Molecule: c-di-GMP-I riboswitch aptamer
């Protein structure tokens, strides 16, 4: 330095779903909680998904449908970066 997560310890995050706020929505923030997580730490680089406000098309139209991410999602895989314990 490398590999590994059976075992144990110090410890950490925290899903749904409930309350509040932001957001057009997905979705995020904080508080309760405990579904799981050895990277569930971080970065939307590839794929994948999730929304469709503004645009654009359709339309008598501000109705309504359609299309479309620059919005999101690291707790979907891949990948990049850094890291904590234990065992080799």
């Nucleotide at each position: 330095c490398g590999u590994u997560g059976a075992a144990a310890a110090a410890g950490g995050c925290a899903a749904a779903g409930c309350u509040g706020c932001c957001g057009a929505a997905a979705g995020g923030c904080a508080g309760c909680u405990a579904c799981g997580c050895a990277a569930a730490g971080c970065c939307a680089c590839g794929g994948g998904c999730c929304u469709a406000a503004a645009g654009c098309g359709c339309g008598g139209g501000a109705a309504g449908c359609g299309c479309c991410a620059a919005g999101g999602c690291a707790g979907c895989c891949g990948g990049g970066c850094c890291g904590c314990c234990a065992a080799u």